Annotation: Large-subunit ribosomal RNA, domain II from a bioreactor sludge metagenome, 680 nucleotides, folded computationally.
Context: one part of a larger RNA
RNA sequence: GCCAACGAGUUGCUCGUAUGUUGCAAGGUUAACUAACUAAGUUAGGGAGCCGUAGCGAAAGCAAGUCUGAAAUGGGCGAUAUAGUAACAUGCGGCAGACGCGAAACUUUGUGAUCUACCCUUGUCCAGGAUGAAGUGAAGGUAAAACUUCAUGGAGGUCCGAACUAAUGUGGGUUGAAAACCACUUGGAUGAGAUGAGGGUAGGGGUGAAAGGCCAAUCAAACUGAGAGAUAGCUCGUAUUCCUCGAAAUAGCUUUAGGGCUAGCCUCGGAUAAAAGUAUAACGGAGGUAGAGCACUGAUUGGGCUAGGGCUGUCACAACGGUACCAACCCCAGACAAACUCCGAAUACCGUAUAUAUGUUCUCCGGGAGUCAGGCAGUGGGGGAUAAGCUUCAUUGCCAAAAGGGAAACAACCCAGACUACCGACUAAGGUCCCCAAAUAGUAGUUAACAGAGAAAGGAUGUUUAAUUGCUUUGACAACUAGGAUGUUGGCUUAGAAGCAGCCACACAUUUAAAGAGUGCGUAAUAGCUCACUAGUCUAGCGAUUUAGCGUCGACAAUACCCGGGACUAAACUACUUACCGAAGUCGUAGAAUUCGAAAGAAUUGGUAGAGGAACAUUCUAUUUGCGAAGAAGGUGAUUUGUGAGAAUUGCUGGAGCGGAUAGAAAAGCAAAUGUUGGC
Numbered sequence: 001g002c003c004a005a006c007g008a009g010u011u012g013c014u015c016g017u018a019u020g021u022u023g024c025a026a027g028g029u030u031a032a033c034u035a036a037c038u039a040a041g042u043u044a045g046g047g048a049g050c051c052g053u054a055g056c057g058a059a060a061g062c063a064a065g066u067c068u069g070a071a072a073u074g075g076g077c078g079a080u081a082u083a084g085u086a087a088c089a090u091g092c093g094g095c096a097g098a099c100g101c102g103a104a105a106c107u108u109u110g111u112g113a114u115c116u117a118c119c120c121u122u123g124u125c126c127a128g129g130a131u132g133a134a135g136u137g138a139a140g141g142u143a144a145a146a147c148u149u150c151a152u153g154g155a156g157g158u159c160c161g162a163a164c165u166a167a168u169g170u171g172g173g174u175u176g177a178a179a180a181c182c183a184c185u186u187g188g189a190u191g192a193g194a195u196g197a198g199g200g201u202a203g204g205g206g207u208g209a210a211a212g213g214c215c216a217a218u219c220a221a222a223c224u225g226a227g228a229g230a231u232a233g234c235u236c237g238u239a240u241u242c243c244u245c246g247a248a249a250u251a252g253c254u255u256u257a258g259g260g261c262u263a264g265c266c267u268c269g270g271a272u273a274a275a276a277g278u279a280u281a282a283c284g285g286a287g288g289u290a291g292a293g294c295a296c297u298g299a300u301u302g303g304g305c306u307a308g309g310g311c312u313g314u315c316a317c318a319a320c321g322g323u324a325c326c327a328a329c330c331c332c333a334g335a336c337a338a339a340c341u342c343c344g345a346a347u348a349c350c351g352u353a354u355a356u357a358u359g360u361u362c363u364c365c366g367g368g369a370g371u372c373a374g375g376c377a378g379u380g381g382g383g384g385a386u387a388a389g390c391u392u393c394a395u396u397g398c399c400a401a402a403a404g405g406g407a408a409a410c411a412a413c414c415c416a417g418a419c420u421a422c423c424g425a426c427u428a429a430g431g432u433c434c435c436c437a438a439a440u441a442g443u444a445g446u447u448a449a450c451a452g453a454g455a456a457a458g459g460a461u462g463u464u465u466a467a468u469u470g471c472u473u474u475g476a477c478a479a480c481u482a483g484g485a486u487g488u489u490g491g492c493u494u495a496g497a498a499g500c501a502g503c504c505a506c507a508c509a510u511u512u513a514a515a516g517a518g519u520g521c522g523u524a525a526u527a528g529c530u531c532a533c534u535a536g537u538c539u540a541g542c543g544a545u546u547u548a549g550c551g552u553c554g555a556c557a558a559u560a561c562c563c564g565g566g567a568c569u570a571a572a573c574u575a576c577u578u579a580c581c582g583a584a585g586u587c588g589u590a591g592a593a594u595u596c597g598a599a600a601g602a603a604u605u606g607g608u609a610g611a612g613g614a615a616c617a618u619u620c621u622a623u624u625u626g627c628g629a630a631g632a633a634g635g636u637g638a639u640u641u642g643u644g645a646g647a648a649u650u651g652c653u654g655g656a657g658c659g660g661a662u663a664g665a666a667a668a669g670c671a672a673a674u675g676u677u678g679g680c
Stems, first nucleotide, its partner, number of pairs: 001680006011096003015093010027051003033045005055062002065077004099237002102234001106227003110223002117201009126191001128160003131156001135152006164188003169184004203219001205215003240615006250263005264371002266368006276361001277358005282352004291343001292341002297337002301333004306327001308326002310323005374399010404415003419591004424587003430581003433566003439578001441577006452568001458553002462550003466546006479537005485510003490504003516531001520529002592605005616669001618666010634653008
């Protein structure tokens, strides 16, 4: 992993409640027990008790009333609307393990020191080699000592190194040879040494050269039985079919926040009617948002006018002046605001003995729920950085619980809500060259960038369109040829300043077709080149500003690579037109179910949690009726049949029991629980 079997809402209570059925009904009903018969059990008795028929009060008590109170004309609870009760069934609840499996733990009874920690008793073990303490002897030495040398000696948690013991590093092993090992290497090796045998200390206890270590492969409290089915607001699992309806992820409270209770939203049953509800329109309302505005509040720019202040002149002060300083009020212009408003929508909201549509949808009573993590998109806001597939509100839609078509793929976007069947038709979004169903359709333009097929500020004689305007056959624009002079080197400044370092000057005048007291290079200063300006040659358009469309650069990320691909210059883009394709939409044909209806018929039938309804299968019981050696059950194929769970017939196998109908009762349905047991 697969297969088979087993595996989860049950049972009890003289408990509660609702619904259904049945009996009796102002009543209903027996319990224990007794008797009879009997296999269990049934029948007859048994009225104690319980519920109901009357309530009110704490109670005495009174009573269609009663309580409160001194007393109610008040107020509270009742009566004036009579239906209950017993049994059975079902839903839900209470108490019990209460749908099943699952803790870590807690308490208590015992069992363990053959592992290991420490201790006690008694034994055993440590090849060989090295070093050479004290002491002692001899010699030397001394007044005597000290001291020196040589011998001897054999100390030590001494040294090297086997046994033994430990465990430093690396490698191997890692479904191992081994639930801690192997190889090499390494520490200690007369000691706080190693080790055998026997004994002791026990679980909040021991033992510990102390690591929370060790106490039998188990230790921040061992193991075993019991309490015990501990508890688990947590996780997982929870078994046949079809039909109807169908949510929520919100509010309030919560030692509450992943739990609960009540409400909201779902479902089932009942009740109500000249009524309610819903939608659209009409009419009537209240409002201070969007926008706008500056009349208030506050913020605010420029100018004017002009108090006040600053600075400053004459000046001891005072007084009088000046002011490119600051600036209130006022005036002109501009202009901001969630907590500003002289104004002010659209929607939404409220109302209606209005109209139309719908028709129980509304509301009330009762049974049963689930939901309390929501998500994305559009719109209006808050938070954040006008970041987030961010967060938090409001509102609408969708997903959740929604399949189908489109968007290459893609819960939420666009289209559209799947009862079943069909090799029929029409459309939606979106498409119509090929992949790929349908136009290589039409008309008029645009784009040349592989733009279409990713991006901004900004840049540019890209190109197309529209508008305004200037020059121009008295010759424009561009190019070429020629001129571009004189007073004068203007004055000042300066070493120099001559058109061209700098300063001054309304920068003049002359000759001219024209020529600046000079546009830019250049020189130390001159010189030189050039421009403005003029003439000639040439011959037809040439500039300036603005507007709109499509392009271009800006453009930097990891193969082609952000067209879905091929490819396309339209098969791109803009505007218009017709045709076609295209879905589970709509229509058609046939069929099923539900609701309504007398019928004809009409409408409806996506669905998670969940509510309601109707069925299938399994085992057993009762009654009834059948089958079977001419082959039961079971196994394994085939055919038929039912919307389905399933059912029927039949071949082979099998070899002795087994069904149908109507009721009843359940150990009553498996793919899941890291399910349990067995097999492979």